The prediction has a mean pLDDT of 81. Predicted 3D model of a 63-nucleotide RNA (transfer RNA) from a marine eukaryotic metagenome. Rfam family: tRNA. The family's RNA type in Rfam is transfer RNA. The sequence is in RNAcentral, with records from MGnify.
[in-house]
RNA sequence: UUUAUGGCUCAGUGGUAGAGCGUUACCUUGGUAAGGUAAAGGUCCCGGGUUCAAAUCCCGGUA
Numbered sequence: 001u002u003u004a005u006g007g008c009u010c011a012g013u014g015g016u017a018g019a020g021c022g023u024u025a026c027c028u029u030g031g032u033a034a035g036g037u038a039a040a041g042g043u044c045c046c047g048g049g050u051u052c053a054a055a056u057c058c059c060g061g062u063a
Base pairs, nucleotide, nucleotide: 003063004062007021008020009019010018015052023039024038025037026036027035045061046060047059048058049057
């Protein structure tokens, strides 16, 4: 100085946290794969501050 956000890889420059892959269920098939639909899954590394409101700005810490 940079980075830390679902299992993995990454978005998200103050207003209810998203995508791809993966997982699960269903549809489809004689069966598998592929394809389609839906769902689950993250108190955003930790503590504090500012603010009506913080993943986002500030300070400290950890890795």